Transfer RNA from a Patescibacteria group bacterium, 71 nucleotides, folded computationally. Model confidence (mean pLDDT): 82 of 100.
RNA sequence: GGGAGAUUAGUUAAAUGGUAUAAUUAUCCUCUCCAAAAGGAUCGUUGAAGGUUCGAUUCCUUCAUCUCCCG
Numbered sequence: 001g002g003g004a005g006a007u008u009a010g011u012u013a014a015a016u017g018g019u020a021u022a023a024u025u026a027u028c029c030u031c032u033c034c035a036a037a038a039g040g041a042u043c044g045u046u047g048a049a050g051g052u053u054c055g056a057u058u059c060c061u062u063c064a065u066c067u068c069c070c071g
Base pairs, nucleotide, nucleotide: 001070002069003068004067005066006065007064010024011023012022013021018054026042027041028040029039030038047063048062049061050060051059
């Protein structure tokens, strides 16, 4: 220098244009003599900026970061 892939909650991952979801963490509650385990509730999220669309995590463009390949 060229090419490919990835970026979603504190963390690990779903969601192939139609209300963003689960597990776990955190907080609270139930249960218990106490605790653990178990169960329930709550909080919290689409890397940034544009474009297309009635509607974008999803499609397109640019940028940022990371990984890999070629040279």
RNAcentral holds the sequence, with entries from ENA. Taxonomically the source falls in Bacteria candidate phyla (Bacteria). It matches the Rfam family "tRNA". The family's RNA type in Rfam is transfer RNA.